Context: one part of a larger RNA
RNA sequence: UGACGGAAGGGCACCACCAGGUGUGGAGCCUGCGGCUUAAUUUGACCCAACACGGGGAAACUUACCAGGUCAAAACAUGGGUGGGAUUGACAGAUUGAGAGCUCUUUCUUGAUUCUAUGGGUGGUGGUGCAUGGCCGUUCUUAGUUGGUGGAGUGAUUUGUCUGCUUAAUUGCGUUAACGAACGAGACCUUAACCUGCUUAAUAGACGCCUUCUUCUCCAGGGGGUGGUCUUCUUAGAGGGACUAUGCGUUUCAAACGCAUGGAAGUUUGAGGCAAUAACAGGUCUGUGAUGCCCUUAGAUGUCCUGGGCCGCACGCGCGCUACACUGACCCGCUCAGCAAGUCCAUCCUGGCCCGGAAGGGUUCGGGUAAUCUUUUUAGUACGGGUCGUGUUAGGGAUCGAUCUUUGCAAUUAUAGAUCUUGAACGAGGAAUACCUAGUAAGUGCAAGUCAUCAGCUUGUACUGAUUACGUCCCUGCCCUUUGUACA
Numbered sequence: 001u002g003a004c005g006g007a008a009g010g011g012c013a014c015c016a017c018c019a020g021g022u023g024u025g026g027a028g029c030c031u032g033c034g035g036c037u038u039a040a041u042u043u044g045a046c047c048c049a050a051c052a053c054g055g056g057g058a059a060a061c062u063u064a065c066c067a068g069g070u071c072a073a074a075a076c077a078u079g080g081g082u083g084g085g086a087u088u089g090a091c092a093g094a095u096u097g098a099g100a101g102c103u104c105u106u107u108c109u110u111g112a113u114u115c116u117a118u119g120g121g122u123g124g125u126g127g128u129g130c131a132u133g134g135c136c137g138u139u140c141u142u143a144g145u146u147g148g149u150g151g152a153g154u155g156a157u158u159u160g161u162c163u164g165c166u167u168a169a170u171u172g173c174g175u176u177a178a179c180g181a182a183c184g185a186g187a188c189c190u191u192a193a194c195c196u197g198c199u200u201a202a203u204a205g206a207c208g209c210c211u212u213c214u215u216c217u218c219c220a221g222g223g224g225g226u227g228g229u230c231u232u233c234u235u236a237g238a239g240g241g242a243c244u245a246u247g248c249g250u251u252u253c254a255a256a257c258g259c260a261u262g263g264a265a266g267u268u269u270g271a272g273g274c275a276a277u278a279a280c281a282g283g284u285c286u287g288u289g290a291u292g293c294c295c296u297u298a299g300a301u302g303u304c305c306u307g308g309g310c311c312g313c314a315c316g317c318g319c320g321c322u323a324c325a326c327u328g329a330c331c332c333g334c335u336c337a338g339c340a341a342g343u344c345c346a347u348c349c350u351g352g353c354c355c356g357g358a359a360g361g362g363u364u365c366g367g368g369u370a371a372u373c374u375u376u377u378u379a380g381u382a383c384g385g386g387u388c389g390u391g392u393u394a395g396g397g398a399u400c401g402a403u404c405u406u407u408g409c410a411a412u413u414a415u416a417g418a419u420c421u422u423g424a425a426c427g428a429g430g431a432a433u434a435c436c437u438a439g440u441a442a443g444u445g446c447a448a449g450u451c452a453u454c455a456g457c458u459u460g461u462a463c464u465g466a467u468u469a470c471g472u473c474c475c476u477g478c479c480c481u482u483u484g485u486a487c488a
Base pairs, nucleotide, nucleotide: 001488002487003485004484005483007482008481009480010479011478012477013476016472017471020436021435022434023433024432027322028321029320031318032317033316034315035313036312043054044053065308066307067306068305069304071302076119077118078117079116080115086113089108090107092105093104094103123296124295126294127293128292132290134284135283136282137280138279139278144183145182146181148179149178150159151158152157162174164173165172188273189272190271191270192269194240195239198237199236201234204231205230206229207228208226209225210224211223212222213221214220243266245261246260247259248258249257250256324429328388329387330386331385332384333383341374342373348368349367350366351365352363353362354361355360395426401420402419403418404417405416442464443463444462445461446460447459448458449457
């Protein structure tokens, strides 16, 4: 100087607590991990910092595993063989999962592309992440880190980097043997909020005008047309806007904090991104034609093909979905979003019409490379009415049988969907434990990613929308100061 303390004092955090909300833990199912089993059930990762993670939703491929079967894609060099043929290919039969001349029988064919030995390469989802790069994660979402000149000390080192007050913050005020600086924080970037001020519109609308329908009677509303006018709404550019402004109070009347007013906005305006120094023998050689070394290299750990496996089930653990109903289930009606995505050498998003109970199918009708079409995405919670009436019930929908449709070469170990049937546990979950402070939690759908097909996952997105703190250091942990130490 660190590290540690069942040492003291401050400060901080819903990965801590308090006050609460929703849960998880119990059930069924889905999915990951372990174990067991297995030809194989490929493998990495195991406290936070492994376990719906590897963008890991694997029917083939993927695929690394298992049972089999092909191929040569062994550059190059040296030697050998070789035009009297190095070698290549093949019908049929046998053989084989196989219309693999793989091998055998039988012969034909080919013509220097090859064959053989040695050296040496190449390939490898083979090993080593404890040989590495790069990337990521974590310590660590906190406020921390460093040198110059000066001071102290023989020196390692220390001061600067601090008693206080304050802040989300080593943020400031100030104190001051320090002064003046750098990285980080902040500023910055993205996004969400405001603009009747500017610019823009047949890819957005509004208002006119013409026409038609409902109503007949003008209104009012719907459809179609029309460059006539405009930009409030929409789009997106340039800009503006908040600086805690103003006032009051508290405070060495300093930084700042509290309350109110105005304001679209006053928690750093909300939410993200970026993110220092020093580390870890954290993860990844299975992202890479990044890579050292080792292994293997023709009976291959290369590569392709067929089939199986990764899904196997006495069991244990984790993330989830569905529920246990009446604040509900079912039926009818009504009424509203926002992110997004989509087919050029291609079959993507799909509308209308017709068929069908539905799933879905048909189409000599179309639109869309997209603010133009799908699409006003007519979403679901919600709202109104009705049925049910507390009964494992019209709650729940596991499991099982039959039929149909679709994707795909292929659906059996059921891809998914639809119809009918069947109708299990579950009557609110022990000890434990997770997340969370406002358009948040919770509830509700939708879109995208993966995708031929398939979400109970993830990433976004909007709709409905609470209760309870607005604090503390008691538990858990982190930072700073002081202190002790037999540790390095």
Small-subunit ribosomal RNA, 3' major domain from a metagenome, 488 nucleotides, folded computationally. RNAcentral holds the full RNA, with entries from SILVA. The coordinates come from a structure-prediction model, not an experiment, and the mean pLDDT is 80. Its Rfam family is "Eukaryotic small subunit ribosomal RNA". Its family is annotated with ribosome and structural constituent of ribosome in the Gene Ontology. On this family, see Cannone et al., BMC Bioinformatics 2002: "The comparative RNA web (CRW) site: an online database of comparative sequence and structure information for ribosomal, intron, and other RNAs".